The part of an RNA shown here (large-subunit ribosomal RNA, domain IV) has 320 nucleotides and comes from a marine sediment metagenome. RNAcentral holds the full RNA, with entries from MGnify. The prediction has a mean pLDDT of 85.
[in-house]
Context: one part of a larger RNA
RNA sequence: CUUGGUUAAGGGAAUUCGGCAAAUUAGCCCCGUACCUUCGGUAUAAGGGGUGCCUGCGUUUCAACAGAUGCGCAGGUGACAUUGACAAAAGGAGUCCGACUGUUUAUUAAAAACACAGGUGGCUGCUAGCCAGUAAUGGUGUGUAUAGCCGCUGACUUCUGCUCACUGCCAGUACGUGAACGUCCUGUUCAAGGGACCUAAGCGCUGGUGAAGAGCGGGCCUAACUCUGAGGCUCUCACGGUAGCGUAAUACCUUGCCGGUUUAAUGCCGGCUUGCACCAAUGAAGCAACGAGAUUCCUGCUGUCCCUAACUAAGGCCUG
Numbered sequence: 001c002u003u004g005g006u007u008a009a010g011g012g013a014a015u016u017c018g019g020c021a022a023a024u025u026a027g028c029c030c031c032g033u034a035c036c037u038u039c040g041g042u043a044u045a046a047g048g049g050g051u052g053c054c055u056g057c058g059u060u061u062c063a064a065c066a067g068a069u070g071c072g073c074a075g076g077u078g079a080c081a082u083u084g085a086c087a088a089a090a091g092g093a094g095u096c097c098g099a100c101u102g103u104u105u106a107u108u109a110a111a112a113a114c115a116c117a118g119g120u121g122g123c124u125g126c127u128a129g130c131c132a133g134u135a136a137u138g139g140u141g142u143g144u145a146u147a148g149c150c151g152c153u154g155a156c157u158u159c160u161g162c163u164c165a166c167u168g169c170c171a172g173u174a175c176g177u178g179a180a181c182g183u184c185c186u187g188u189u190c191a192a193g194g195g196a197c198c199u200a201a202g203c204g205c206u207g208g209u210g211a212a213g214a215g216c217g218g219g220c221c222u223a224a225c226u227c228u229g230a231g232g233c234u235c236u237c238a239c240g241g242u243a244g245c246g247u248a249a250u251a252c253c254u255u256g257c258c259g260g261u262u263u264a265a266u267g268c269c270g271g272c273u274u275g276c277a278c279c280a281a282u283g284a285a286g287c288a289a290c291g292a293g294a295u296u297c298c299u300g301c302u303g304u305c306c307c308u309a310a311c312u313a314a315g316g317c318c319u320g
Base pairs, nucleotide, nucleotide: 001315002314003313004312005311006310007309008308010306011305014304019301027051028050029049030048031047036041038155052077053076054075055074056073057072058071059070061068062067090299091298092297093296094295095294096293097291098290102114103113118153119152120151121150122149123148124147129140130139131138132137156286157285158284159283161216162215163214166213167212168209169208170207171206172205175204176203177202182197183196184195185194186193217235218234219233220232221231244278245275256272257271258270259269260268261267
C1' cells in the first nucleotide's frame, strides 16, 4: 500500500449526483397508538415501561402428599450493562407511477414494463368460429353462447364529450362499370382477327358503424378609467377539445409567477395557468392498501465528512 474487520474526543451529512457505505433500532410481556380509509386496514403506527439471579408465598397442569412444568406477587442482591453472547424492524411526513399477490431480459436492466381480477368490442347455433395440415384428419372439446376464439383497456370510485369528410368494416343496391367462357354478327372460303350481347366478385352508388384506424380551427370588433371580453361579424371544415387535469414522467420560452420549506434551493410541496405540443378504455381525474420502483423533507444515528489516528488478520513490500 491492497483486501477484510475493530475503535474513536468535539461536531453530526458540513461529504456526496444522492446518507452510497456504515451506524442507530431489534426478541418477548404490559401500557398506548394519529391522519387517512374501500371500515377490512393503516398498526409491531408513533411513543413509553419491564426483562438477570437468590429467598419466600399464591396458583395452573400432570397429580397422590412428595416432585416437576407454566403463570404471578413480595422481599433481597451485583455490575456501565440482565432478549448481557448469537440471533433480531431505524422511524415519520409529502409527491409521482403502477391498484394489489405475481411475472420478466439464464450471463450489465426487476421496473413505471408484462400479467391480473374487472370493463368493453368483434366472430361463432356446432358438419360453428379460430388454429395445425396439400389432404385425410387432429386441437379448442367428448366443450355448446353463463361456451370457445380474437382485439383493446386494466382493482375500486366519479365518468367516458363532439365528428362517419378520409381509411377500414358491415349492410343494401333500380342503375353504371366489370375478365374469361358462351351466343350472335363480321371476316370473299377456313382460320387468326374485329364487333355486339350476356355477366361473378369487386368498384362506383346509398346507408350504418368511434371502448374501429383516426381527427377535434383562424381573423376582426366589442362593456361609463384601464384591463378583460359574456356578445357580434366573417373565412373555413366532417366536427372544431366537453368534463376533468394542467410549467405535468407531457411546458420550448423556463430557474414562468406567488406562497411554504432553507442563512442561502435550477430541488420539493401547494396555488395560478395565455396547455411550443394534456384530454377522456391508444382511457380522463381521484384513490385506502401494497412496492428491493422514482423523488423531496424531518427525527434519531453515525469516520460520509471536518481530519485523520490507532489496533487487528491475510497478502504485497523491505531486510536477513
Its Rfam family is "Bacterial large subunit ribosomal RNA".